Model confidence (mean pLDDT): 84 of 100.
Predicted 3D model of a 522-nucleotide part of an RNA (small-subunit ribosomal RNA, 5' domain) from an uncultured Gammaproteobacteria bacterium.
The RNAcentral record of the full RNA draws on ENA and SILVA.
[in-house]
Context: one part of a larger RNA
RNA sequence: UUGAACGCUGGCGGCAUGCCUAACACAUGCAAGUCGAACGAUGAUUACUAGCUUGCUAGUAUGAUUAGUGGCGGACGGGUGAGUAAUAUAUAGGGAUCUGCCUGUUAGUGGGGGACAACAGCCGGAAACGGCUGCUAAUACCGCAUACGCUCUACGGAGGAAAGUGGGGGACCCUCGGGCCUCACGCUAACAGAUGAACCUAUAUCAGAUUAGCUAGAUGGUGGGGUAAAGGCCUACCAUGGCGACGAUCUGUAGCUGGUUUGAGAGAAUGAUCAGCCACACUGGGACUGAGACACGGCCCAGACUCCUACGGGAGGCAGCAGUGGGGAAUAUUGGACAAUGGGCGCAAGCCUGAUCCAGCAAUGCCGCGUGUGUGAAGAAGGCCUUCGGGUUGUAAAGCACUUUAAGUUGGGAGGAAAAGCUUGGGGUUAAUAGCCUUAAGUGUUGACGUUACCAACAGAAUAAGCACCGGCUAACUCCGUGCCAGCAGCCGCGGUAAUACGGAGGGUGCAAGCGUUAAUC
Numbered sequence: 001u002u003g004a005a006c007g008c009u010g011g012c013g014g015c016a017u018g019c020c021u022a023a024c025a026c027a028u029g030c031a032a033g034u035c036g037a038a039c040g041a042u043g044a045u046u047a048c049u050a051g052c053u054u055g056c057u058a059g060u061a062u063g064a065u066u067a068g069u070g071g072c073g074g075a076c077g078g079g080u081g082a083g084u085a086a087u088a089u090a091u092a093g094g095g096a097u098c099u100g101c102c103u104g105u106u107a108g109u110g111g112g113g114g115a116c117a118a119c120a121g122c123c124g125g126a127a128a129c130g131g132c133u134g135c136u137a138a139u140a141c142c143g144c145a146u147a148c149g150c151u152c153u154a155c156g157g158a159g160g161a162a163a164g165u166g167g168g169g170g171a172c173c174c175u176c177g178g179g180c181c182u183c184a185c186g187c188u189a190a191c192a193g194a195u196g197a198a199c200c201u202a203u204a205u206c207a208g209a210u211u212a213g214c215u216a217g218a219u220g221g222u223g224g225g226g227u228a229a230a231g232g233c234c235u236a237c238c239a240u241g242g243c244g245a246c247g248a249u250c251u252g253u254a255g256c257u258g259g260u261u262u263g264a265g266a267g268a269a270u271g272a273u274c275a276g277c278c279a280c281a282c283u284g285g286g287a288c289u290g291a292g293a294c295a296c297g298g299c300c301c302a303g304a305c306u307c308c309u310a311c312g313g314g315a316g317g318c319a320g321c322a323g324u325g326g327g328g329a330a331u332a333u334u335g336g337a338c339a340a341u342g343g344g345c346g347c348a349a350g351c352c353u354g355a356u357c358c359a360g361c362a363a364u365g366c367c368g369c370g371u372g373u374g375u376g377a378a379g380a381a382g383g384c385c386u387u388c389g390g391g392u393u394g395u396a397a398a399g400c401a402c403u404u405u406a407a408g409u410u411g412g413g414a415g416g417a418a419a420a421g422c423u424u425g426g427g428g429u430u431a432a433u434a435g436c437c438u439u440a441a442g443u444g445u446u447g448a449c450g451u452u453a454c455c456a457a458c459a460g461a462a463u464a465a466g467c468a469c470c471g472g473c474u475a476a477c478u479c480c481g482u483g484c485c486a487g488c489a490g491c492c493g494c495g496g497u498a499a500u501a502c503g504g505a506g507g508g509u510g511c512a513a514g515c516g517u518u519a520a521u522c
Base pairs, nucleotide, nucleotide: 001520002519004518005517006516007515008514011369012368013367014366015365016364017362018361019327024325025324026323028322029321030320033072034071035070038069039068041066046061047060048059049058050057051056052055079280080279081278088205089204090203091202092201093200094199097197098196102193103192104191105190106189107188108187109186110144112142113141119134120133121132122131123130124129150159151158152157164185165184166183167182168181169180172179173178206252207251208250213243214242215241218240219239220238221237222236223235224234225233255277256276257275258274259270260269261268262267282303283302284301285300286299305316306315307314308313333359335358336357337356341355342353343352344351345350372402373401374400375399382393383392384391385390406463408458409457410456411455412454416449421443422442423441424440425439426438427437428436429435466511467510468509469508470507471492472491473490477506478505479504480503481502487494488493
C1' cells in the first nucleotide's frame, strides 16, 4: 500500500469502490428501435349532409391504431480478457486507398414499363412454419433520354444517374383529381473538406539454450488474377534464396498502453475502477447484406449441451442490467426515471434507450463529525495490591451548573431547467401581406432523485467504544492459578512450585468506529 478475506466490535454523514475463482451452466423480466410528411390496406372517434321508421342506414370530411412493402438505425452504446510474445500495443514516420450521416461548390431531378408482399380463396403441418391461384401501391425493381465534370480508351470514340413527399397560393388552364408557381425535406452525378477506417516501415515490449539450427509459397523475379488499395494475397513459369548466439525455431507464461503502488532517486512490482487501442461473443468454420461486419441480443453448416414434440420435426445461446445454481476465503437490488447528459429514428410533436442519471445493500476504502462540557476531595463505596501504616483505580464516579452538533420529531425550502410551444415586432426567400427559415422581447410549462441540500423550532445527557498488546526487539507490571502439563511464539525463546513470556484479574500502553490476524507487493 490493497478491488482484499477472517476474528472481535460497531453511532452518523460525504465521496469512491464492489466475482480477482468456473470465457461454468442458466429459470424469469427488461437491454434497438423508429418513420403514416415513402406506400397499398385497416379504418376507432368526432363533425356535417340526405333518407326517414327519432335512432338506424347511406354518403362526405377527419383520421386513433397498426400486421405488411419501403427507408434509416440494429458495425454505436454496453460486457469480458479466453486467445494473442506479434496479423497486438506504444512512439515516430509513409503512400498505393475507402468513407453512410455532416459541411462547401457545380450541374441535374425528363419520359415509360413489368412485378412481389399485404389482402382474398384453397391446401399441408402437432407446432415452427409453408405451398398454389388471383388482385394491388410506392422514395421497392428495370429499361429509355440527357450528362460539363466522372470511368475506359487503340485518342477515332465508347459507357454510366435520379424519386418523390409535405406546407402555402394571385392570375391562367383543367378530364375538378390537379396542372402551374413557390418554400421545406428529400433524390442523382461530380469535386473538395471534415470525421472514421484499412495498409506498410522503423524502434521498443516476459522467461527458458536441460530448445541450435529453422524454412518449400519458403526468399526474389516475370506474366496473369484478386482487393477500396501496395504486396506470394493467390496462381503459372524461372532462379535458390530468406532467418539465426545482436538468440532464429521450439516451449512456458501473458491482452497492450496512459497509468497505479512503492522508493530520495535509479529501479522494482503491477495493469481493479477511469481513458485509448486490440481480441472475443456456447465451440469450430463460412459467407450474405451494407458506407462500414465476416456482425454479442443477424443468417448458413458442423459439434457439445438444454428444452418442446402428435416422433415426422422444431427451438435456444446473460463475457448486456438485475437475478439463480455451482465454484470459492470472498464481492450487491429480479429497484426508479428518461428530469439532466448523450445516442437511434422522425419536418416536428414524440417514441425507444438496464447507455446514463439516481436510489438500495456492504466499515470494502478515504475523509469529516459525534459518543458530552465545566466544576467537584468526604480523595466515598466497591475492586486490586499491601511492609497492614497505607497505596492505586481517581476528578474518575456521585453531586452541582451548563450545552444540544449528529440521530429523532415538526415546519419551511434553493439549485440541477436549458428548451420545445404560443403571442408580437425585425430580417431573408417569394408574384405574394400565404407559408417557411432566422432573430429579439414577452408569456408559459416540464424533476426520477425527493420526506433533496440547506434553514428554523422542540425535548432531553438524553440514542452512540471497542480492539490488540504489556520478557527483549517495542510504548506499557503486579497478584492468583498451573507446574516441561496446559499452553505461547514474528525472531531470540518462555513453562520441570515464588512464570512481568501460559490462563484469569487489577493496573497500564497503543490505535480508535475501528482494532488485530492472514495473504500479497515496494